Context: one part of a larger RNA
RNA sequence: GGCACACGGGGGAUGCCUUGGCGUUCAGAGGCGAUGAAAGACGCGAAACAGCUGCGAUAAGCUUCGGGGAGCCGCUCAUUAGGCUUUGAUCCGGAGAUUUCUGAAUGGGGAAACCCACUUACUAAUAAGUAAGUACUCUUUCGAGAGGGCGAACCGGGGGAGUUGAAACAUCUUCGUACCCCGAGGAAUAUAAAUCAAACGAGAUUCCCAUAGUAGCGGUGAGCGAAGUGGGAAUAGCCCAAACCAGAUUAACUUCGGUUUUUCUGGGGUUGUAGGGCGUACAUAAAGCUGACCUAAUCUGAUAGUCGAACUAAGCUGGGAAGCUUGGCCAUAGCGGGUGAUAGCCCCGUAGACGAAAUCGGAGAAGGAGGCGAGUACGUUCCUGAGUACGGCGGGACACGUGGAACCCUGCCGGAAGCUGGGAGGACCAUCUUCCAAGGCUAAAUACUACUGAACGACCGAUAGUGAACUAGUACCGUGAGGGAAAGGUGAAAAGAACCCCGAGAGGGGAAUGAAAUAGAACCCUGAAACCGUGUGUCUACAAGCAGUCGAAGUGCUAUUGUGUCUUCGGAUACAAGCACGACGGCGUACCUCUUGCAUCAUGGGCCAGUGAGUUACGCCUCAGCAGCAAGGUUAAGCCGUAUAGGCGAAGCCGAAGCGAAAGCGAGUCUGAAUAGGGCGCUUAGUUGCUGGGGGUAGACCCGAAGCCAGGUGAUCUACCUAUGGUCAGGAUGAAGCUGCAGUAACAUGCAGUGGAGGUCCGAACCCGUGAACGUUGAAAAGUUCUGGGAUGAACUGUGGGUAGGGGUGAAAGGCUAAUCAAACCUGGAGAUAGCUGGUUCUCUCCGAAAUAUAUUUAGGUAUAGCGUUGCGUAUAUUGAAUGGGGGUAAAGCACUGAUUGGGCUAGGGGGCCUACCAGCCUACCAAACCCAGCUAGCCUCUGAAUACCAUUCAAGUGAGCGCAGCAGUCAGCCUGCGGGUGACAAGGCCCGUGGACAAAAGGGAAAGAACCCAGACCGCCAGCUAAGGUCCCAAAGUUAAUGUUAAGUGUUUAAGGAUGUGAGAACGCUCAGACAACUAGGAGGUUGGCUUAGAAGCAGCCACCCUUUAAAAAUAGCGUAACAGCUUACUAGUCAAGCGGUCUCGCGCCGAAGAUGUAACGGGGCUAAACAUUACACCGAAGCUGCGGAUUUAUUACUACUACGGUAGAAAUAAGUGGUAGGAGAGCGUUGUUAAUGGGAUGAAGCAUUAUCGUAAGAAGGUGUGGACUUUUAACAAGUGAUUAUGCGUGGCAUGAGUAACGAUAAACAGAGGGAAGAGCUCUGUCGCCGAAAACCCAAGGGUUUCUGAGCUAGGGUCAUCCGCUCAGAGUUAGUCGGCCCCUAAGCCGAGGUCAAAUGACGUAGGUGAUGGGAAGCAGGUUAAUAUUCCUGCACCAUAUAUAUUGUGCGAUGGAGGGACGGAGAAAGGUACAUUUACCGGUUAAUGGAUAUGCCGGGUUAAGCGUGUAGGUGAGUAGGAUAGGCAAAUCCGUUCUACUGUUAUCACUGAGGCGUGACGACGAUCUGAAGCCUUCGGGCCUAAGAGAAGUAAUCGAUCCUAUGCUUCCAAGAAAAUCUUCUAAGUUUAGAUAUAUAUGACCGUACCGGAAACCGACUCAGGUGGGUGAGUAGAGAAUACUAAGGCGCUU
Repeated sequence: GGCACACGGGGGAUGCCUUGGCGUUCAGAGGCGAUGAAAGACGCGAAACAGCUGCGAUAAGCUUCGGGGAGCCGCUCAUUAGGCUUUGAUCCGGAGAUUUCUGAAUGGGGAAACCCACUUACUAAUAAGUAAGUACUCUUUCGAGAGGGCGAACCGGGGGAGUUGAAACAUCUUCGUACCCCGAGGAAUAUAAAUCAAACGAGAUUCCCAUAGUAGCGGUGAGCGAAGUGGGAAUAGCCCAAACCAGAUUAACUUCGGUUUUUCUGGGGUUGUAGGGCGUACAUAAAGCUGACCUAAUCUGAUAGUCGAACUAAGCUGGGAAGCUUGGCCAUAGCGGGUGAUAGCCCCGUAGACGAAAUCGGAGAAGGAGGCGAGUACGUUCCUGAGUACGGCGGGACACGUGGAACCCUGCCGGAAGCUGGGAGGACCAUCUUCCAAGGCUAAAUACUACUGAACGACCGAUAGUGAACUAGUACCGUGAGGGAAAGGUGAAAAGAACCCCGAGAGGGGAAUGAAAUAGAACCCUGAAACCGUGUGUCUACAAGCAGUCGAAGUGCUAUUGUGUCUUCGGAUACAAGCACGACGGCGUACCUCUUGCAUCAUGGGCCAGUGAGUUACGCCUCAGCAGCAAGGUUAAGCCGUAUAGGCGAAGCCGAAGCGAAAGCGAGUCUGAAUAGGGCGCUUAGUUGCUGGGGGUAGACCCGAAGCCAGGUGAUCUACCUAUGGUCAGGAUGAAGCUGCAGUAACAUGCAGUGGAGGUCCGAACCCGUGAACGUUGAAAAGUUCUGGGAUGAACUGUGGGUAGGGGUGAAAGGCUAAUCAAACCUGGAGAUAGCUGGUUCUCUCCGAAAUAUAUUUAGGUAUAGCGUUGCGUAUAUUGAAUGGGGGUAAAGCACUGAUUGGGCUAGGGGGCCUACCAGCCUACCAAACCCAGCUAGCCUCUGAAUACCAUUCAAGUGAGCGCAGCAGUCAGCCUGCGGGUGACAAGGCCCGUGGACAAAAGGGAAAGAACCCAGACCGCCAGCUAAGGUCCCAAAGUUAAUGUUAAGUGUUUAAGGAUGUGAGAACGCUCAGACAACUAGGAGGUUGGCUUAGAAGCAGCCACCCUUUAAAAAUAGCGUAACAGCUUACUAGUCAAGCGGUCUCGCGCCGAAGAUGUAACGGGGCUAAACAUUACACCGAAGCUGCGGAUUUAUUACUACUACGGUAGAAAUAAGUGGUAGGAGAGCGUUGUUAAUGGGAUGAAGCAUUAUCGUAAGAAGGUGUGGACUUUUAACAAGUGAUUAUGCGUGGCAUGAGUAACGAUAAACAGAGGGAAGAGCUCUGUCGCCGAAAACCCAAGGGUUUCUGAGCUAGGGUCAUCCGCUCAGAGUUAGUCGGCCCCUAAGCCGAGGUCAAAUGACGUAGGUGAUGGGAAGCAGGUUAAUAUUCCUGCACCAUAUAUAUUGUGCGAUGGAGGGACGGAGAAAGGUACAUUUACCGGUUAAUGGAUAUGCCGGGUUAAGCGUGUAGGUGAGUAGGAUAGGCAAAUCCGUUCUACUGUUAUCACUGAGGCGUGACGACGAUCUGAAGCCUUCGGGCCUAAGAGAAGUAAUCGAUCCUAUGCUUCCAAGAAAAUCUUCUAAGUUUAGAUAUAUAUGACCGUACCGGAAACCGACUCAGGUGGGUGAGUAGAGAAUACUAAGGCGCUU
């Protein structure tokens, strides 16, 4: 370390439970709100911080009326204190009172919960308080009334998508849906025929069932889809306008008599068979009916409650009785809940019966208002809804898409009739029928449920059920719209662990409680798994892998079973079985998915637990099974009902008749001239229900887009714009202009000076981001370091605001628009769609495919066919043999058609010769035809098989054929043999045909291998025989036998080619007349052949290649020489003595033969056979075959039982089967709940753990332990019904990586002391280091208690911690002058009226609001642990009011006027701050040599205000007169006239600074120093407190002040109020000045603030506006080092 067991940790599954949900039924209620809602903010408690509940300054409550009757002061939540209560509390109900602030919010404003008012009355009297009131719109009789906002669905209306479907898409569809807006009610809408119908008739509307998926509409596609009518629910009808009459009224005319006219009121009147009016005539009226409006008695209900039977019987177990056993009782009550386990009789209740002071509802129907009842006839022709009906154009809506398109609505344009009239009946016309528009009201039946009550559930039970069982729309995330969790259980009772011990504590160990503490309080019932341990057994240190399985030695264990023995009957013991580990050996490459094919180096999964996918609906369609009835079957809505039952209900549907386009006819009909023929029919079976298979429409098996559209939210990031503020060290250059001189006729021009321009230069802050490196699980979701660019400008920046999604903005990159951009984000349509990918959960049995054809905007999809399966029917299919057929393939052939070689022959042609011409000759040229020989073909055939195919006969044969019906899957195939095409007679290539295998097939062989060879696995066996292939060892079986071959390790890779390898064979040649080889000898002469050549003599080259001598010898086959020479050869003789030589064929070998990690080309060892060939006999060898046993399917056969007579079931025999993916069919197991019955359980249910039992499987039972309350079985039923896999789940837990990386600027620490359990980090001291235009100090924003003190150390702090920005407790923020509020206005925003617009709304006048700007006033010092311009001391100032004093006619605004009031740049001057020195003051002379001084150290500071009015700036002013302007007025302003002063600054206004005062003060070095603490007793530390010196001058000198100045430039640089002044209305003991007195509210104020407190998820190297900003060196705010001050960056 592995495995096993035991015991733990961890974790929170499982079981059980339910406070909470979900769904439904019945009833109620259907709104609340200016009498202030809904929703909130803030408060209210004795100790009370927080949350919930309740309430509102009368604040967990007050009053009263009822109920009730003993305790109470709500919950988390105990405790203490204090109260209340039988004089009736707490509590419950009715009514009333109070009810802060916000919110429609309503006095005005506003950033909701805040700010600021006004009026009246009263108290009162600068003040302040109390009460009431003060918005807008509409109506209005002027008294008042109404509206507004909120709320779940339902309803009416105004607007109105897109995804999607159409397999694309545009009409169409989705759809008038989603969504937005307006409005109403408890319902809404509709509603009393200008309706339908059809020649019959009905008689308002609404809703349900049918009609009917019909008629129709429709790129006649996808789809959309009525009505008449019938059956039901519920029923209800009416009123105006007009004619006419009367009264009043308006206006005009008038002859004043009237006429005409307007308006109002009353009467009258309301329809289609027309009705009404009017006139005339006649009649007359009540009964009765109705009564939707009003309303009494009465009855009844709601809002609190009351009574309410029967055992606390015995025994047993137990902690506990309600359990069990034995008895009893009640019941109009045995629903339900509780009580220490399961209770009719213990408690609450239940059945039943009662009850209301108060408020509210309903019924009822006498009565009443009103109406009907209530006319008839004749005449008259007065009335009967006008920019209407209708038409045209454009649209919409009707099921109906413009169509032949009626009917309905209307934006524009035309435009009637008037009862002798008009509309409709699907263009239109006629006839006929029917109705009467252009005014209005109307209950019920219908829709919905936020809310209240009662009840129910084959609904859930904590990952479920609401998102939410719990402080949940909470925590948390986001700027915002918006998104959105997790989290239940001690016990019967807290009896919640006294006390002791260890420990700093936390915690633990005892003790105690309890039935139980492994029920102990972080989720405490049960307590699974992953994961992490401890112990024991066993194995493991020469050994190799899917981790198992089969075999197996060894070691250890057990009392469960069996047997035996012993026994004191309790038990003990032996053996066997059993358990754990197991050396060693055989075999053996996970799972899923997708695939032709995966161990694959193809996909998916870290592990475990939980969860997670074919469901549901429909008058739908179809098939099967079962059931009912049957030429019939059946109801729907609805009604009754004792209510899932049963009954009623026939409308309707299907069937019983078809054919035809139809008229139509009909067992026939159509076609047709037909009586013919043919087509389709007839010669019966349906229908309804239930269950199941499949389909359709719906999200339709589950998860998954990118996207489209609608409505909203965002410009705190960023882009641009806008208003108002701010910032830019220092240095350099030197434009124009000006001045002077020169110069010119005059200009021009030049020089010098002055001047200070510039999208000018260098360079910090600031802004940007060039290059590189680093960083890349960062310090940082864009940075750091170094280096860079701009840096007075088109610069940068703060605050406020504007522009918004097909939109903005864009010096333009498709950039930016909140870490998101070729169309943001959020929510919704929505479960968009996905011919695509992935996943899809228990078992067994039977059968079992396809990867092809055709079509396809089709090729990875689909449809039909093919192939599968199931049911029913039918009786063939197939194989073999024989026989009989047709054929034109292979082969063959060349007769045809083509291709084609050689030869011959020979037309024709070419060439040459010849030729006057005609001819002729030659031809190694081309060549037809013909002849001979040869070759050839997919599209050749004079021929022609084998197979295949067709037929007949015979035989075999039967999960083989065929038909109909249900249900599929398959349309990617792959390799191999054979036949072909293509390609390169390449491919593991592509494409066909025909077989096989794989796919979907395991087993044996081929070392290993989907496909090759053998062979098809139902299960078991330690039986047998074989196949392929094997038999030396690995490794089962022959070291078997025989004959050969091979020598190459050939065997155990390959070719052309090569070779005297070797074996066998064949023919040929030579050979005793002597071959072959070897040896000896010869190998000559003409001649050096001729030519050529310098030479050429056999042998450079050319020509010729003869002759002679010989046994033989080339005018030479080689070597050789300059040429000769020389050496060989051929050839010949001799010696020797028997075979020799080459050629061809076959077998086996050899060479040819070079690769990459390692022999590595027999599987290895190795082998000379254990190789190869031929042969023989044995044996081995598979899941094949056989044997034995078992299971199961189908068929057959009889048998048994039951029977609805159709069959069903059982147990046998026989026969044949039982590999299997997609798929079809069948049978079961298990889970949750229900019904009925049966049981179990505290003597211990479920769950969990373990186990040696049973079953063919899913599974089942028992035992033991744990557990502590439920649960099983049987028969049916209903399903949220079964998970190793979806990069599954915004589920939870736990691993791995790993004790690994890292611990966030390399500015740095060290020592001592302190306290402490503990110190690298805390505190103190000392030393060291770092920043110092900051890493210091002060504001603004933002944050919100982080501030200070005490205590603490679980968590947070990247380590520790005694420390902390952490936790707990307590404390802390003091203002007339600072800021806000307030007054004022900018951009912008809101906006009375108004304009525009479908709605919501947009714009905008008056007006309001809105700072980043304008506007009254304070300084210095001191003080606290923490505040200070706020408190204190001192000295000031402002506003308002009053009083007093003085003065004495003005004052007075929302109006007029002035003023406020404004840019950039530049230059110089005068100052001051600050700084440095210094007189002076105080201290001091050292540890070592010198040093008493001119040394050293420290100090050397002081405000606002008041007075003075300087440097400087400006140049006007005063008085008087006139005045058509300033919207009226004006004494003001403007204009103008006159006079005076000044213009060389007397003067006026302004104005820093200085000086004086403030200040006999404060501060101030220094000195003294109580108390306290420490002490080495010498003293030291610390501090309250006290005393308190000097306090001058000089230099330098700003970016600050004078200065909002001056100069200059062009781009020409807010507004309003405060303030001053003028008058109007008005008012007048008003006003002004001085002094005194009084008053000055409210809000902010702590702390951080270049950062550990803000924005960046963090104690984050980033970002963040303004002010101050010292010394030395320096131009400088650069840089370096330092001061004050702050830090050493939390390993």